[in-house]
Molecule: transfer RNA
Organism: Candidatus Roizmanbacteria bacterium
RNA sequence: GCCGAGAUAGCCAAGGUGGUCACGGCGGAGGUCUGAAAAACCCCAGAUGCGUGUUCGACUCACGCUCUCGGCA
Numbered sequence: 001g002c003c004g005a006g007a008u009a010g011c012c013a014a015g016g017u018g019g020u021c022a023c024g025g026c027g028g029a030g031g032u033c034u035g036a037a038a039a040a041c042c043c044c045a046g047a048u049g050c051g052u053g054u055u056c057g058a059c060u061c062a063c064g065c066u067c068u069c070g071g072c073a
Base pairs, nucleotide, nucleotide: 001072002071003070004069005068006067007066010026011025012024019056028044030042031041032040049065050064051063052062053061
């Protein structure tokens, strides 16, 4: 340099016909229970790498960029 895959909460991670409240787990706040704690249960908050475009509408599509992983040279 070329090709491919990926980037979603503090961490891990699913999803996609373009439209609804973005699925879960860990962790965090609050509560129930307990003499107290642990466990268990209930509940709450928090996320689509950056930019431009297409569109009535983009996390999703297109293009560019950044970063990560793999392959070729």